The RNA shown here (transfer RNA) has 77 nucleotides and comes from a Deltaproteobacteria bacterium. The prediction has a mean pLDDT of 81. NCBI's taxonomy places the organism under Bacteria, Pseudomonadati, Myxococcota, Myxococcia. RNAcentral records the identical sequence in 2 taxa. The sequence is in RNAcentral, with records from ENA. Rfam family: tRNA. By type it is a transfer RNA. From the family's description: Transfer RNA (tRNA) molecules are approximately 80 nucleotides in length.

[in-house]
RNA sequence: GGUCGCAUAGCUCAGUUGGUUAGAGCGCGCGCCUCACAUGCGCGAGGUCGUAGGUUCGACUCCUACUGCGACCACCA
Numbered sequence: 001g002g003u004c005g006c007a008u009a010g011c012u013c014a015g016u017u018g019g020u021u022a023g024a025g026c027g028c029g030c031g032c033c034u035c036a037c038a039u040g041c042g043c044g045a046g047g048u049c050g051u052a053g054g055u056u057c058g059a060c061u062c063c064u065a066c067u068g069c070g071a072c073c074a075c076c077a
Stems, first nucleotide, its partner, number of pairs: 001073007010026004019057001028044005050066005
C1' cells in the first nucleotide's frame, strides 16, 4: 500500500429479505425471603445502534466517506 471482517446497555453478545415500542445473559439499584449473608423470586434504571452524509414514506439493517480494532496479502534494503 491492497483485500476482507468487526463496532448495538458498564461487560459478553443476539437482532430475520428495511416496517409500527431495540433485546438476552452477567453486572448495578430496590423489594420479597433470612436472625444475617448467599442462593432464589419479582420490579427497575441504564442505548443518539462508532462518526458524518446519502437512498427511501420509513434505516441497527442498504450505499459512500472517515475513525478505531483485527485478519490476510504485497512492497521496501